[in-house]
Molecule: transfer RNA
Organism: Stomolophus sp. CG-2019
RNA sequence: AGUAAAGUAAACUAUAGGAAAGUUAUCAGACUCAUGAUCUGAAUAAGAAGGUUCGAUUCCUUCCUUUACAA
Numbered sequence: 001a002g003u004a005a006a007g008u009a010a011a012c013u014a015u016a017g018g019a020a021a022g023u024u025a026u027c028a029g030a031c032u033c034a035u036g037a038u039c040u041g042a043a044u045a046a047g048a049a050g051g052u053u054c055g056a057u058u059c060c061u062u063c064c065u066u067u068a069c070a071a
Base pairs, nucleotide, nucleotide: 002069003068004067005066006065007064010024011023012022013021018054026042027041028040029039030038047063048062049061050060051059
C1' cells in the first nucleotide's frame, strides 16, 4: 500500500433527516457543627472541508486520526 469499523462535552454512551439527551466528573447554592451522602441549578459538545436537501450528528464524496484483520 490493502480490507473493515469508529470519531458527539473532561470521561462513557444515546439520538439515525425537523427542539442534541442521559450517567459520572466540575462549579455554585440548599441541607449539615464540618465532611460525605442527598436535593436544586449552571457551564462545557457532533473529527475537518465540500455536496444533496426547505432543513444534516444522521445521506454522499474527499481528507485526517484511531482500532481490528490480513500480509